[in-house]
RNA sequence: AUUUUGUUUCGGCAAACUACUCGAAAGGGUAGGACGCAAAGCUAAAGGGGCUAAAUCUAUUUUGAUAGACAUGCCAGCCAGCUGCCCUU
Numbered sequence: 001a002u003u004u005u006g007u008u009u010c011g012g013c014a015a016a017c018u019a020c021u022c023g024a025a026a027g028g029g030u031a032g033g034a035c036g037c038a039a040a041g042c043u044a045a046a047g048g049g050g051c052u053a054a055a056u057c058u059a060u061u062u063u064g065a066u067a068g069a070c071a072u073g074c075c076a077g078c079c080a081g082c083u084g085c086c087c088u089u
Stems, first nucleotide, its partner, number of pairs: 006087001009038001012037002017032006035077001041082003047079002049075003056069005
């Protein structure tokens, strides 16, 4: 230096939920809050998977709308890809 295995937390991140806020929604941001996390760091333009359905299309329609399809919108705390700190073997 590289690879592999395992472990600690002074410190790091922060689920649900609450308030405010952006958004059609899913979801995001900020603050509080901790279920958990050793990659819960980054990537949604490798790929799979999941969520939503504004616009659009189709059908119906009482012309107000309703139902279905659909990502161009999202999720990295689903898998995955990339990168990486300390200690131990």
Annotation
The RNA shown here (c-di-GMP-I riboswitch aptamer) has 89 nucleotides and comes from Aeribacillus pallidus. Lineage of the source: Bacteria > Bacillati > Caryophanales > Bacillaceae > Aeribacillus. The prediction has a mean pLDDT of 79.